This is a predicted structure of a 64-nucleotide RNA (Fluoride riboswitch aptamer (crcB RNA motif)) from Desulfofundulus thermosubterraneus DSM 16057. It was read from a public genome assembly, where an Rfam model found it.

RNA sequence: AUCCCACCAGGCGAUGGAGCUCGCCUUAAAUUGCCUUUUCCAGGCUAAUAGCUCCUACCAGAAU
Numbered sequence: 001a002u003c004c005c006a007c008c009a010g011g012c013g014a015u016g017g018a019g020c021u022c023g024c025c026u027u028a029a030a031u032u033g034c035c036u037u038u039u040c041c042a043g044g045c046u047a048a049u050a051g052c053u054c055c056u057a058c059c060a061g062a063a064u
Stems, first nucleotide, its partner, number of pairs: 009026005016055006033045004
């Protein structure tokens, strides 16, 4: 100097926050939804979760 492993820690999982669980990535990567289109431009649709629970925001319906 390079490579590998272990420990600790951090980050990420299509819109916010918290807890738990799971997966992935780690000196740049994990990650960045779907449909139509000339796949350029443009247009349309679902969803606050990776999963569960709670809160907040939004939407629909009903009751007072």